[in-house]
RNA sequence: GGGCCAGUAGCUCAGCUGGUAGAGCACCAGCCUUUUAAGUUGGGUGUCCUCGGUUCGAUCCCGAGCUGGCCCA
Numbered sequence: 001g002g003g004c005c006a007g008u009a010g011c012u013c014a015g016c017u018g019g020u021a022g023a024g025c026a027c028c029a030g031c032c033u034u035u036u037a038a039g040u041u042g043g044g045u046g047u048c049c050u051c052g053g054u055u056c057g058a059u060c061c062c063g064a065g066c067u068g069g070c071c072c073a
Base pairs, nucleotide, nucleotide: 001072002071003070004069005068006067007066010025011024012023013022019056027043028042029041030040031039049065050064051063052062053061
């Protein structure tokens, strides 16, 4: 320098050929307990990496860039 893959909750990851985003673990609050843990009930806590474009509407499609990984040179 070229090619491919990935970037979504605190972490690991889903998300169907576009219709304002979910699971597990963790976390927070209530109940229970002398207290903790355990149990139980409830809560998603998020600028979907950034900027621009297409569209009535973008995590999803297009372009450029950033970060990480792999391969070739």
Predicted 3D model of a 73-nucleotide RNA (transfer RNA) from a Candidatus Coatesiibacteriota bacterium. The organism belongs to Candidatus Coatesiibacteriota, within Bacteria. It matches the Rfam family "tRNA". It is annotated as a transfer RNA. The coordinates come from a structure-prediction model, not an experiment, and the mean pLDDT is 80.